[in-house]
RNA sequence: UGCUUAUCCAGAAAGGCGGAGGGAUUAGGCCCGACGAUGUCUUGGCAACCCGGCAGGCCGGGUGCUACUUCCUACCCCAGUUGGGGGAAGAUGAGCU
Numbered sequence: 001u002g003c004u005u006a007u008c009c010a011g012a013a014a015g016g017c018g019g020a021g022g023g024a025u026u027a028g029g030c031c032c033g034a035c036g037a038u039g040u041c042u043u044g045g046c047a048a049c050c051c052g053g054c055a056g057g058c059c060g061g062g063u064g065c066u067a068c069u070u071c072c073u074a075c076c077c078c079a080g081u082u083g084g085g086g087g088a089a090g091a092u093g094a095g096c097u
Base pairs, nucleotide, nucleotide: 002096003095004094005093006092007091008090013043014042015041016040017039021032022031023030026074027073028072029071044066045065046064048063049062050061051060052059053058054057070089075086076085077084078083079082
């Protein structure tokens, strides 16, 4: 890098650095952002998957996550103007390559 598979409406913030856009991509919408966002580092936290331990439910380890449903919609179906279901794409884990 690619393939398979499971999950994605729950949960979980403080500080340092930094200084303008950011929430994956395009468009629309809705939000976040100089009261400093996004990013990054540290510490803390959450608890999904895998591994190990023990009688249990927990503990330890490897990843992951810590605004908004994966922020929502876009393609298809059903009901009817908004809602429901599915798909695509994406993210994460595990196995393989």
Predicted 3D model of a 97-nucleotide RNA (SAM riboswitch aptamer (S box leader)) from a Bernardetiaceae bacterium. NCBI's taxonomy places the organism under Bacteria, Pseudomonadati, Cytophagia, Cytophagales, Bernardetiaceae. Its mean pLDDT, the model's own confidence on a scale to 100, is 82. It matches the Rfam family "SAM riboswitch aptamer (S box leader)". Rfam links the family to the GO term regulation of gene expression.